[in-house]
Context: one part of a larger RNA
RNA sequence: GAACGAACGCUGGCGGCGCGUUUUAAGCAUGCAAGUCGAACGGUAGUAGGGUGCUUGCACCCUAUGAGAGUGGCGAACGGGUGAGUAACACGUAGGUGAUCUGCCCUUGAGUUGGGGAUAGCCCAUGGAAACAUGGGGUAAUACCGAAUACGGUCCGGGAACUGUAGUACCCGGAAGAAAAGCGCUUCGGCGCUGCUCGAGGAUGAGCCUGCGGCUGAUUAGCUAGUUGGUGAGGUAAUGGCUCACCAAGGCGACGAUCAGUAGCCGGCCUGAGAGGGUGAACGGCCACACUGGGACUGAGAUACGGCCCAGACUCCUACGGGAGGCAGCAGCUAAGAAUCUUCCGCAAUGGACGAAAGUCUGACGGAGCGACGCCGCGUGGGUGAUGAAGGCCGGAAGGUUGUAAAGCCCUUUUCUGAUUGAGGAAUAAGCACAGGAGGCAAUGCCUGUGUGAUGACGGUAGGUCAGGAAUAAGCCCCGGCCAAUUACGUGCCAGCAGCCCGGUAACACGUAUGGGGCGAGCGUUGUUC
Numbered sequence: 001g002a003a004c005g006a007a008c009g010c011u012g013g014c015g016g017c018g019c020g021u022u023u024u025a026a027g028c029a030u031g032c033a034a035g036u037c038g039a040a041c042g043g044u045a046g047u048a049g050g051g052u053g054c055u056u057g058c059a060c061c062c063u064a065u066g067a068g069a070g071u072g073g074c075g076a077a078c079g080g081g082u083g084a085g086u087a088a089c090a091c092g093u094a095g096g097u098g099a100u101c102u103g104c105c106c107u108u109g110a111g112u113u114g115g116g117g118a119u120a121g122c123c124c125a126u127g128g129a130a131a132c133a134u135g136g137g138g139u140a141a142u143a144c145c146g147a148a149u150a151c152g153g154u155c156c157g158g159g160a161a162c163u164g165u166a167g168u169a170c171c172c173g174g175a176a177g178a179a180a181a182g183c184g185c186u187u188c189g190g191c192g193c194u195g196c197u198c199g200a201g202g203a204u205g206a207g208c209c210u211g212c213g214g215c216u217g218a219u220u221a222g223c224u225a226g227u228u229g230g231u232g233a234g235g236u237a238a239u240g241g242c243u244c245a246c247c248a249a250g251g252c253g254a255c256g257a258u259c260a261g262u263a264g265c266c267g268g269c270c271u272g273a274g275a276g277g278g279u280g281a282a283c284g285g286c287c288a289c290a291c292u293g294g295g296a297c298u299g300a301g302a303u304a305c306g307g308c309c310c311a312g313a314c315u316c317c318u319a320c321g322g323g324a325g326g327c328a329g330c331a332g333c334u335a336a337g338a339a340u341c342u343u344c345c346g347c348a349a350u351g352g353a354c355g356a357a358a359g360u361c362u363g364a365c366g367g368a369g370c371g372a373c374g375c376c377g378c379g380u381g382g383g384u385g386a387u388g389a390a391g392g393c394c395g396g397a398a399g400g401u402u403g404u405a406a407a408g409c410c411c412u413u414u415u416c417u418g419a420u421u422g423a424g425g426a427a428u429a430a431g432c433a434c435a436g437g438a439g440g441c442a443a444u445g446c447c448u449g450u451g452u453g454a455u456g457a458c459g460g461u462a463g464g465u466c467a468g469g470a471a472u473a474a475g476c477c478c479c480g481g482c483c484a485a486u487u488a489c490g491u492g493c494c495a496g497c498a499g500c501c502c503g504g505u506a507a508c509a510c511g512u513a514u515g516g517g518g519c520g521a522g523c524g525u526u527g528u529u530c
Stems, first nucleotide, its partner, number of pairs: 001530004006526005013378006019371002021336001026334003030331003035074003040071002046065009081289003091213007100206002105202008113147001115145002122137006154175006161168002181194005215261003222252003227249008264286004268279004291312005314325004342368001344367003350364001351362004381411004391402004416468006425458001431452007475519005480501003487513004
């Protein structure tokens, strides 16, 4: 000199864009943060209106609305948070997978036949304070289970080609193995759309393996028994001591094993002419974790944050028998600390889940609020004005200085206040109308295009116009040398200053004042890095 997720002191007008618990991975009141689908299903809670019967407040029926509870599907493995652990194929980079998987999506091939038995909801009971649980009856499905069929595919046996390990493509024979419907149209024959099943390819995502690279300590020198390798088996989507049985005695290490300490890694960021040094906040990629430890289930996929089970610590409810919970999601609270925000608005935009769609959900996200925490921009007025006013300070005086500074006069209105107007962010969806196209016996439907067509949280915001009036707006640090800028008084190795040298009985060094220098909505101090 530069920098900061900063803090502290004094001061503080506005706007834009960013950033905001670095400490206790401490504990959490409350609300919200993951639902959706009636075009899978039985059925219809509730609400409103009408009607019938009457026992006058109950039963039944109809219409509209409606999604409450349940079965089922998809999602919940994404998105969001944090950095505790981890010195490791965790990460970065370059490769391998002839050792693998991949829901939804795209392309393509072949199918979607015919049956069965349950169960929740519901009804009737029972236990319990509750959480919840049990028995009987009966019902549906795209829930569950057989059967038929098998273009591919899988397995077994045989044949033959290429090749790089279990690879690719071909022929013959045999065996086992699928499926689910819903909606719309119909001339009732079927057709269309969305699904479902078995395959092939792609895309995306993931698993595993390998070379190389990036901390400290030798006042850590030896470490290792599933340890190192083999055979066989099991297990996995898949290789492998991954696991097991048997056999052998290996494997690592001064090129630093093992142990200990510290630490998420990277793109980047800061500094520097560079080489390098430091760092890993925000944003992006990867990894790990979700009160602590362990475990599996479901599923295409699980570290399963807002799933399950067990153990532990803690908190809460209880009728004492037993139960409930997990903010390192968004707000918010307590504690800790030098220190870090609103229990806000909206799904209008972007994105995501579900749905045919309308749409629903979304503390992701878009916005607003608080904080000079940072960067950038603007303003706090401009011109004129000497008899150089008054006051202050210095000087014995003359005078000097503050100083064109003020006052006064003439202007302007960025800002401010009041009034008024007022965007862009919205693209289009459903629907409607029209035109064209493919294929159909036709209709619905499908594809393409044009026109029309609702929706704004921010917000009456940004911006514009009019009016008013210099009106609403300057401080902080320093002045001995380094280092730019001095005089007076007070104090007297005291009180104090201080980065170093130093200064303190005429103090340019302490305190105050005048004057001056520097920066400026900031200025200094402290801490840390180069």